[in-house]
Context: one part of a larger RNA
Molecule: small-subunit ribosomal RNA, 5' domain
Organism: uncultured prokaryote
RNA sequence: GAAUGAACGCUGGCGGCGCGCCUAACACAUGCAAGUCGAACGAGAAAUCUCGAGCUUGCUCGAGAUAGUAAAGUGGCGCACGGGUGAGUAACGCGUGGAUAAUCUACCUUCGAAUCCGGAACAACAUUGCGAAAGCGAUGCUAAUACCGGAUAACAUCUUAAAGGUCUCGGCCUUAAUGAUCAAAGAUGGCCUCUUCUUGAAAGCUAUCGUUUAAGGAGGGGCCCGCGUACCAUUAGCUAGUUGGUAGGGUAAAGGCCUACCAAGGCAACGAUGGUUAGCUGGUCUGAGAAGAUGUCCAGCCACACUGGAACUGACACACGGUCCAGACUCCUACGGGAGGCAGCAGUGAGGAAUUUUGCGCAAUGGGGGAAACCCUGACGCAGCAACGCCGCGUGAGUGAUGAAGGCUUUAGGGUCGUAAAGCUCUGUCAAGUGGGAAGAACCUAACCGGUAAUAAUACUGCCGGUUACUGACGGUACCACUGAAGGAAGCACCGGCUAACUCCGUGCCAGCAGCCGCGGUAAUACGGGGGGUGCAAGCGUUAUUC
Numbered sequence: 001g002a003a004u005g006a007a008c009g010c011u012g013g014c015g016g017c018g019c020g021c022c023u024a025a026c027a028c029a030u031g032c033a034a035g036u037c038g039a040a041c042g043a044g045a046a047a048u049c050u051c052g053a054g055c056u057u058g059c060u061c062g063a064g065a066u067a068g069u070a071a072a073g074u075g076g077c078g079c080a081c082g083g084g085u086g087a088g089u090a091a092c093g094c095g096u097g098g099a100u101a102a103u104c105u106a107c108c109u110u111c112g113a114a115u116c117c118g119g120a121a122c123a124a125c126a127u128u129g130c131g132a133a134a135g136c137g138a139u140g141c142u143a144a145u146a147c148c149g150g151a152u153a154a155c156a157u158c159u160u161a162a163a164g165g166u167c168u169c170g171g172c173c174u175u176a177a178u179g180a181u182c183a184a185a186g187a188u189g190g191c192c193u194c195u196u197c198u199u200g201a202a203a204g205c206u207a208u209c210g211u212u213u214a215a216g217g218a219g220g221g222g223c224c225c226g227c228g229u230a231c232c233a234u235u236a237g238c239u240a241g242u243u244g245g246u247a248g249g250g251u252a253a254a255g256g257c258c259u260a261c262c263a264a265g266g267c268a269a270c271g272a273u274g275g276u277u278a279g280c281u282g283g284u285c286u287g288a289g290a291a292g293a294u295g296u297c298c299a300g301c302c303a304c305a306c307u308g309g310a311a312c313u314g315a316c317a318c319a320c321g322g323u324c325c326a327g328a329c330u331c332c333u334a335c336g337g338g339a340g341g342c343a344g345c346a347g348u349g350a351g352g353a354a355u356u357u358u359g360c361g362c363a364a365u366g367g368g369g370g371a372a373a374c375c376c377u378g379a380c381g382c383a384g385c386a387a388c389g390c391c392g393c394g395u396g397a398g399u400g401a402u403g404a405a406g407g408c409u410u411u412a413g414g415g416u417c418g419u420a421a422a423g424c425u426c427u428g429u430c431a432a433g434u435g436g437g438a439a440g441a442a443c444c445u446a447a448c449c450g451g452u453a454a455u456a457a458u459a460c461u462g463c464c465g466g467u468u469a470c471u472g473a474c475g476g477u478a479c480c481a482c483u484g485a486a487g488g489a490a491g492c493a494c495c496g497g498c499u500a501a502c503u504c505c506g507u508g509c510c511a512g513c514a515g516c517c518g519c520g521g522u523a524a525u526a527c528g529g530g531g532g533g534u535g536c537a538a539g540c541g542u543u544a545u546u547c
Base pairs, nucleotide, nucleotide: 001547002546003545004544006543007542008541009540010539013393014392015391016390017389018388020385021351026349027348028347030346031345032344035077036076037075040074041073048065049064050063051062052061053060054059055058084304085303086302093229094228095227096226097225098224100222103221104220105219108217109216110215112213113212114211116150117149118148119147125140126139127138128137129136130135156181157180158179162175163174164173165172166171186209187208188207189206190205191204195202196201197200230276231275232274237267238266239265242264243263244262245261246260247259248258249257279301280300281299282298283294284293285292286291306327307326308325309324310323329340330339331338332337357383359382360381361380365379366377367376368375369374396426397425398424399423406417407416408415409414430488432483433482434481435480436479445469446468447467448466449465450464451463452462453461491536492535493534494533495532496517497516498515502531503530504529505528506527512519513518
């Protein structure tokens, strides 16, 4: 000099964009942060309103609407994403480059095939038992795209034999007959052409969505390898599933991953083992570079979710807001037993030099569910707080000498603050006030029209195009116009040298200053104050840290 997720002191006008627990991975009150689908399924209220009846005159009963709505249940998809944190980890964790003939993949996408016939339950519900509660049972009924059985079966899988090719003679590859094994689910709309009943329906046809299965694609993972990746040798030896083989098990998958047997290996001064520290990277800061330091925000990867362990479900987890076991802690209890997990967003306590609102909205972007309308979304978009940082603007401009008053100083003449002020003439940024401004940010979707595909069809549906309608948290925000120079806007540090800037008074080795040299003991440009000056400026200094 530059820099910072900074803090402290003094001071403080506005805006834009960023950024904000670095400490206790300490403990957490409260609210919210993951739901959705009635076009998978069975069932299904109530308040309230209307009508009628009865008399007890404001109650009872019945019917209808509310409404096939709400809440609950079975089922499907999602909850493995998104969001947080950096404790652990010196490691194939990360970075980079390969390899997988050793592999998986829900949703999406391309192209085929199929979608048949049956059955038994269990929730909800009803009745009922135990319990303070959390909750746990018993009996009975019922539906499905839930569950089970059967049929059908290929370019799928497996078994056996054969032929050909190759060969390290163990085997491997290709072709391929026979045999064996594995599927499924319907829903909604439209129509009466075909079929059957029959005159509006399904058991039929058709469209869309879904279901099963085969082969690919995309995107996403799993596993393996080369190289690189902190310090300590005042850590020198480490290792029995250890190193390798055979066989088997296990996995989606290679492998001591696991087991049995066999062999005795394997690593290490090119640093094994041990210890300390640490998430890694793109990047960031400094530097002319070489390089040093660093990893906050943003992005990629990893790890973790009160602590330790385990599996279940599932395409994917050994799962932050799932389950089980153990532990610590907190809470409830009728003492028998239960409940919980903010390193999600706010917020509280504690710790600390130190770090914000228990805000608004799903309008946009993105995500989950749904055919869609739509619902959910503390992701996200915004607003709030803090000069924490960067950038921009302002605190007025011109003129104005009697060089006013006043302060300081003086050699007492003067000098200086100083065109500075006042005064006069203007401007109107920002703030404030008034008025305008429903700007842009908006696509999606629905309805209608046209075309087209499919169809028996002018229904319905899909696709394309057009028209119209609806939707803004921010926010009366941005922006524009008008009023209007005070009545709203300057401080901080320094002035001995380094280092830009000097005098007066006070003090008297005292009080004090200080980054280094050093000042102060009676004329202190170095302490304290005044005047003046210098440097930066809504900041200026100090401290800490890095280069």